[in-house]
Order: sequence, then structure tokens, then C1' cells
RNA sequence: GGGACAUUAGCUCAGUUGGUUAGAGCUACCGGCUCAUAACCGGUUGGUCGUAGGUUCAAGUCCUACAUGUCCCACCA
Repeated sequence: GGGACAUUAGCUCAGUUGGUUAGAGCUACCGGCUCAUAACCGGUUGGUCGUAGGUUCAAGUCCUACAUGUCCCACCA
């Protein structure tokens, strides 16, 4: 220098062919159960969907640029 993939909650991830309130598990918090703790059960909180633009009636989803990370290739030494 070229290319591929990833970026969504504190963490790990899902999100179908663009469509009507953005989700799950774990964590945290509250409650139940228990003599008590763990486990188990119920509930609650938590989001600028990496950033900036574009397309569209409508974008997490499509397009462009950029940022960060992982990997591959090439080059130099």
C1' cells in the first nucleotide's frame, strides 16, 4: 500500500426481504423462597445502533467517507 470481516445496554450477542414502542442472556438493583448463604423464582434499571453525510414516505438494516479492532496478501529492511 491492497483486501476481507466486525462495531447494537456495563459484558457476550440476536435483530429475517427496509415497515408500525430496538430485544435476549449475564451483571447490577429490588422482592420472594431459606434459620442463613448460594442456587432457584419474579420484577426493575440500563441504548445518540462506532462517527459524519447520502438515498427513501420510512434506515440498526441500503450507499459513501472516516475511526477503532481482528485477519490475509504485497512491499521495504
This is a predicted structure of a 77-nucleotide RNA (transfer RNA) from Halobacteriovorax sp. The prediction has a mean pLDDT of 80. Lineage of the source: Bacteria > Bacteriovoracia > Bacteriovoracales > Halobacteriovoraceae > Halobacteriovorax.